RNAcentral holds the sequence, with entries from ENA and MGnify.
Predicted 3D model of a 73-nucleotide RNA (transfer RNA) from a Pyrinomonadaceae bacterium.
The source organism's lineage runs through Bacteria, Pseudomonadati, Acidobacteriota, Blastocatellia and Pyrinomonadaceae.
It matches the Rfam family "tRNA". The family's RNA type in Rfam is transfer RNA.
The prediction has a mean pLDDT of 81.

RNA sequence: UCCGGUGUAGCCAAGCUGGAAAGGCACCGCUCUGUUAAAGCGGCCAUCGUUGGUUCGAGUCCAACCGCCGGAG
Numbered sequence: 001u002c003c004g005g006u007g008u009a010g011c012c013a014a015g016c017u018g019g020a021a022a023g024g025c026a027c028c029g030c031u032c033u034g035u036u037a038a039a040g041c042g043g044c045c046a047u048c049g050u051u052g053g054u055u056c057g058a059g060u061c062c063a064a065c066c067g068c069c070g071g072a073g
Stems, first nucleotide, its partner, number of pairs: 001072007010025003019056001027043005049065005
């Protein structure tokens, strides 16, 4: 330099055909317990890598960049 893949919460991760973001862990509170832990209940956390474009509507489609992974030279 070229080709392919990938980027969603503190971490992991679903979201396939565009209708507007599941779940788990962690964290916080409560219940229970002599205490912790476990268990149960509730809560918190997402401008979806960036910037544009298409569209009535974009995590999803398109383009250019950026990061990471793999391959070719």